[in-house]
Molecule: c-di-GMP-I riboswitch aptamer
Organism: Solirubrobacterales bacterium
RNA sequence: CUGAUCUCAAGGCAAACCCGUUGUGAGGCGGGGGCGCAAAGCCAGAGGUCUCGCCAGGAGCGAGAUAGCUCGGUCGCCAGC
Numbered sequence: 001c002u003g004a005u006c007u008c009a010a011g012g013c014a015a016a017c018c019c020g021u022u023g024u025g026a027g028g029c030g031g032g033g034g035c036g037c038a039a040a041g042c043c044a045g046a047g048g049u050c051u052c053g054c055c056a057g058g059a060g061c062g063a064g065a066u067a068g069c070u071c072g073g074u075c076g077c078c079a080g081c
Base pairs, nucleotide, nucleotide: 012037013036017032018031019030020029021028022027035068041074042073043072045071046070047069048066049065050064051063052062053061054060
C1' cells in the first nucleotide's frame, strides 16, 4: 500500500416521535428520545428524490434541500491474520 475476514475491549453517532427555535418550503439548529450505523465523520462533483420560482399546471430551465438514497472524493479509531 492492497485484499479479505472479524468487531472482543474502550468508545462514537443518533431514526421515528415530542418540545423549543428558524425558514415561503423541502429542511436546518438546540433539548429529550433510540430505530439503527464499522465511517450514520467531513465534502453537494455526478445521479436520484424533495422544495420554491419561471412556464399552459406540460416538457424544460434556474435557485435551494437531502451526505441516515447511490456512486465518488477525503480525514480517522481498535483487534487479529